[in-house]
This is a predicted structure of a 190-nucleotide RNA (Lysine riboswitch aptamer) from Neobacillus niacini. The sequence was found by an Rfam model in a public genome assembly. The source organism's lineage runs through Bacteria, Bacillati, Caryophanales, Bacillaceae and Neobacillus.
RNA sequence: CGAUGAGGUAGAGGUCGCGGUUUUUAUGAGUAAGGCGGACGAGAUGCAGAGGAAUUGAUGACUCCGUUUGAAAGGAAAAAUUGCCGAAACGUGCUUAUGUCUCUGAAAAAGCAUGUUGGGGCUGUAUCCGAAUAGGAACAGAACUGUCAUGUUUGGCCUUACCAGCCAACCAUGUUGAGCUAUCUUUCGG
Numbered sequence: 001c002g003a004u005g006a007g008g009u010a011g012a013g014g015u016c017g018c019g020g021u022u023u024u025u026a027u028g029a030g031u032a033a034g035g036c037g038g039a040c041g042a043g044a045u046g047c048a049g050a051g052g053a054a055u056u057g058a059u060g061a062c063u064c065c066g067u068u069u070g071a072a073a074g075g076a077a078a079a080a081u082u083g084c085c086g087a088a089a090c091g092u093g094c095u096u097a098u099g100u101c102u103c104u105g106a107a108a109a110a111g112c113a114u115g116u117u118g119g120g121g122c123u124g125u126a127u128c129c130g131a132a133u134a135g136g137a138a139c140a141g142a143a144c145u146g147u148c149a150u151g152u153u154u155g156g157c158c159u160u161a162c163c164a165g166c167c168a169a170c171c172a173u174g175u176u177g178a179g180c181u182a183u184c185u186u187u188c189g190g
Stems, first nucleotide, its partner, number of pairs: 001189003005186007014085001017084009033069007043056003047105005088117009098107001118145002122141004127137003146176001148174004153169005
């Protein structure tokens, strides 16, 4: 000096980058639940089913109606603050573990392994979560945007000048994070 192999460090994308926490607000909702009164008349007690135990019930359980009192969680918006750039999300499998006990299933939470996705919006589908027409997840579509690569054009550097090379910008195409940029150490070659 070159190759780019291995490892480390620091960064960038964006005006809705990705998460966490706190406060406020609306929704949840005049709902759940409780009190009172009435009706019914034998079972009732976790999201569903099965089994058993325990508790409770004619001093009316469960359920329904009227009246009265009257929440909360999750999710959403705004603000503040904080950790970051596989930030994070989703799928599958395993483990733990939730509720009155046990089993099966569903739902939710945590951890591990593995796979997909560069990023955030818009539109649509019909399924799931959700009280919901809010919102989220999944799938698809047409665009936008970032990185790198290739090509045309233009400008600059170098050169007496041209070609070539390097840098930057526009346009077009393609790929995508295990990526990209900068830098350090190390490996190989001269």